Molecule: transfer RNA
Organism: Saccharimonadales bacterium (SeqCode)
RNA sequence: GCCCGCUUAGCUCAGCGGAUUAGAGCGCCUGGCUUCGGACCAGGAGGUCGGGGGUUCGAAUCCCUCAGCGGGUACCA
Numbered sequence: 001g002c003c004c005g006c007u008u009a010g011c012u013c014a015g016c017g018g019a020u021u022a023g024a025g026c027g028c029c030u031g032g033c034u035u036c037g038g039a040c041c042a043g044g045a046g047g048u049c050g051g052g053g054g055u056u057c058g059a060a061u062c063c064c065u066c067a068g069c070g071g072g073u074a075c076c077a
Base pairs, nucleotide, nucleotide: 001073002072003071004070005069006068007067010026011025012024013023028044029043030042031041032040050066051065052064053063054062
């Protein structure tokens, strides 16, 4: 250089045959329980889905481009 995959909550990920209103576990916060804490129970906050552009009535999802991360290849004709 070329090819492939990934990028969604603080972390690990699901959702990627276009439309329910973006979710789960862990973590965090509040309350209960407890002598205190842990565990357990109840509730809550947190995202404009890597950036930009396009298609569409409608995009996390499709297309283009850029960036980051990971992997493959470096040889035959």